This is a predicted structure of a 102-nucleotide RNA (SAM riboswitch aptamer (S box leader)) from a marine eukaryotic metagenome. RNAcentral holds the sequence, with entries from MGnify. The prediction has a mean pLDDT of 81.

[in-house]
Parts: sequence; structure tokens; C1' cells
RNA sequence: UAUAAAGAAGGGUGGAGAGAUUAGGCUCUACGAAACCCUGGCAACCUAUUCUUAAUGUAUGAAUGUGGUGCCAAUACCUACCAAUAUUAAUUUGGAUUUAUA
Repeated sequence: UAUAAAGAAGGGUGGAGAGAUUAGGCUCUACGAAACCCUGGCAACCUAUUCUUAAUGUAUGAAUGUGGUGCCAAUACCUACCAAUAUUAAUUUGGAUUUAUA
């Protein structure tokens, strides 16, 4: 700096927790949580190849999916701070913070 409402699961080991952190809520879980391993897949950030358009420093865009990451319950599960909306409250919308990945 960019993205985070799309997308993609089976098996083995394991044996009680998990959803980043704190709090509240909600959810998943002995029909087997976390973690590790294998296989498969998703995606297109980086790389590679090809094509297109500009014109020779390369750049824009597109396709493919070889390689490197990442990911494969729920919007980053929801809320928290600020602003708007609203008769109070609830609600809704946008932004910030934080986090994750590149």
C1' cells in the first nucleotide's frame, strides 16, 4: 500500500476444547475441538508462460494455473471507539482502531 459479505473438504494421529487478543453475545464441538500429517480443492497476491494495446526502459489489460505463500463453518461470526439516522432506547449506514494475508 492492497484485500478481507464471493470461493473451496475428505482421511489418519490426537482426546477437550475452539471461533486472534480483553469483555459481552452467539455459534461449532465426544456424530470427536485444538494441534500435526496425507490427499484433494479454492483463489489469483508474487512468480512463470501466452496474448492484446501502447512503443522499445518496459508498462496497461486479459488468459492459463507450472512454481512460492495464503485459505477451505458462520461478513475478520457480531458488538465495543467516532459520526450520521432515530422522540429515549433498539435499529440501520459509513468511518476509525485492531487483526490476518500479500